RNA sequence: AGAGGAAUAGCUCAAUGGGUAGAGCGUAGGAUUCCAAAUCCUAAGGUUGCGAGUUCAAGUCUUGUUUUCUCUG
Numbered sequence: 001a002g003a004g005g006a007a008u009a010g011c012u013c014a015a016u017g018g019g020u021a022g023a024g025c026g027u028a029g030g031a032u033u034c035c036a037a038a039u040c041c042u043a044a045g046g047u048u049g050c051g052a053g054u055u056c057a058a059g060u061c062u063u064g065u066u067u068u069c070u071c072u073g
Base pairs, nucleotide, nucleotide: 001072002071003070004069005068006067007066010025011024012023013022019056027043028042029041030040031039049065050064051063052062053061
């Protein structure tokens, strides 16, 4: 320099062919317990890396860019 992949909740990751953004762990509250642990219930937590475009509608499609990983030279 060229090619390809990844970026989504605090962490690890989903999300069919564009149609309400979710799970596990963690955190907070509650139930249970003599107190805890374990278990169960509930809740909070997100400008889907950052811009632009297409669309009635974008995590998803197009494009620019940043970071990172791999490959080629």
Transfer RNA from Chlamydomonas priscui, 73 nucleotides, folded computationally.
Rfam family: tRNA. Gene Ontology term of the family: triplet codon-amino acid adaptor activity. It is annotated as a transfer RNA.
Lineage of the source: Eukaryota > Viridiplantae > Chlorophyta > Chlamydomonadales > Chlamydomonas.
The sequence is in RNAcentral, with records from ENA.
The coordinates come from a structure-prediction model, not an experiment, and the mean pLDDT is 82.